[in-house]
RNA sequence: AAGCGCAGACACGGGAGACGCUGAUCGCAAGGUCAGGGCCGAAGGAGCAACCGCCCCGGUAAACUCUCAGGCAAAAGGACCGGUUUGCACAA
Numbered sequence: 001a002a003g004c005g006c007a008g009a010c011a012c013g014g015g016a017g018a019c020g021c022u023g024a025u026c027g028c029a030a031g032g033u034c035a036g037g038g039c040c041g042a043a044g045g046a047g048c049a050a051c052c053g054c055c056c057c058g059g060u061a062a063a064c065u066c067u068c069a070g071g072c073a074a075a076a077g078g079a080c081c082g083g084u085u086u087g088c089a090c091a092a
Base pairs, nucleotide, nucleotide: 003090005088006087007086008085009084010083012082013081014080019037021036022035023034024033025032026031038072039071040070044068045066046065047064051059052058053057
């Protein structure tokens, strides 16, 4: 150096689901605001089984569960996967 693990970054590639719903209102329009109903899970958030701590009680996971937040034409966003790059650790 190659390798392997973790983390960060990016004018990089891919990336699902679910009403272009109803009413009022502003606007030339695109669209916005308010109210109502339906729905989705893959930003974020919350919950827990095995397990661990002797017990009380506490700690701890996800793409599971909830749907607070978010979302339901396109665009944007998007967990996650890949690419590039940086840092740290391991190994040699």
A computed fold for a 92-nucleotide RNA from a Paracoccaceae bacterium, annotated as Glycine riboswitch aptamer. Taxonomically the source falls in Paracoccaceae (Bacteria, Pseudomonadati, Pseudomonadota, Alphaproteobacteria). It matches the Rfam family "Glycine riboswitch aptamer". Rfam describes the family as follows. This family represents the bacterial glycine riboswitch. Its mean pLDDT, the model's own confidence on a scale to 100, is 77.